[in-house]
RNA sequence: GAAGCUGGCUAGACAGUCGCCGCUUGCGCAAGCAAGGGGAGGAAAGUCCGGGCUGCAUAGAGCGGGAUGACGGCUAACGGCCGUACGUUGAAAGCUUGGGUAACCAAGUAUAAGGCGCGGAAUAGGGCCACAGAGACGAGCGUAUUAAGUUACGGUGAAACGCGGUAACCUCCAUUCGCAGCAAGACCAAAUAGGCUGGCAUUGGCGUGGCUCGCGCUGCCAGCGGGUAGGUUGCUUGAGCGUACGAGUAAUCGUACGUCUAGAUGAAUGACUGUCAGCCUUAGCAAUAAGGCCUACAAAACCCGGCUUAUCGGCCAGCUUCACUU
Repeated sequence: GAAGCUGGCUAGACAGUCGCCGCUUGCGCAAGCAAGGGGAGGAAAGUCCGGGCUGCAUAGAGCGGGAUGACGGCUAACGGCCGUACGUUGAAAGCUUGGGUAACCAAGUAUAAGGCGCGGAAUAGGGCCACAGAGACGAGCGUAUUAAGUUACGGUGAAACGCGGUAACCUCCAUUCGCAGCAAGACCAAAUAGGCUGGCAUUGGCGUGGCUCGCGCUGCCAGCGGGUAGGUUGCUUGAGCGUACGAGUAAUCGUACGUCUAGAUGAAUGACUGUCAGCCUUAGCAAUAAGGCCUACAAAACCCGGCUUAUCGGCCAGCUUCACUU
């Protein structure tokens, strides 16, 4: 320098104006006002796997069912991650062969970094084994041979006369999983209707009836308890984040110091302007100029660890092979 890979970071920047949602302080009876400070992601997504937390009996036993499966390690846990082994894949170059005068071309062949992947048991038992083959799982059959199914061989086929293959067919073994989920759960609690209790009225009203008696229905006030609307909480300080050092091949762990970083709920996190970047188009040898785009995927909803999927660009680091120079 070329080629092939792996990992990480970033996700336009700055300034101004107007808004939106929380927090703190001050003023205010209150409504609210003022000041300060904070306000989406690497995937917030899919909800696929694992955990925390909450309720159900302190979630314990049996049956049924699910998941996982090399070896070792990490972790709160995992189907995740790391290391090792195995299989497979993996480019130029080189080598071989062929063509060509040559440059070179074609085919075959190998690995590097790296990518991907099956993965317990077939002597517990059942099932199945296409095509070919006389015969396909259990012994028979053919030829030769022998005292004797006694011994040897048998085209095909992945497997043939045998302790065969298949568990991604059932099954068995080991490990593991209770169920539901923040719309979990806890608390406060109207209006209206209904319930219970107490007091008052029954000398009231309505119906029946021509009227009276009678009979039936009906009231007012207070308290209690349940539930609904609504509100509060759960709610964001946590397996947290950053830096340094140390242990370890690594995943990861330890110590010290620093730091607080959304908490909405008919659901805030926005819009506009300017400058500079970035990208596109046109002109130009170029420098640059003009115009356009305001910009990828996408946006929290109890919280974490993973996996998967989407993604315009830019930057950085490392690994391997080859070539050249010193």
The RNA shown here (Bacterial RNase P class A) has 326 nucleotides and comes from a Pseudomonadota bacterium.
It matches the Rfam family "Bacterial RNase P class A". By type it is a ribozyme.
The prediction has a mean pLDDT of 75.
A source record names the gene rnpB.
Lineage of the source: Bacteria > Pseudomonadati > Pseudomonadota.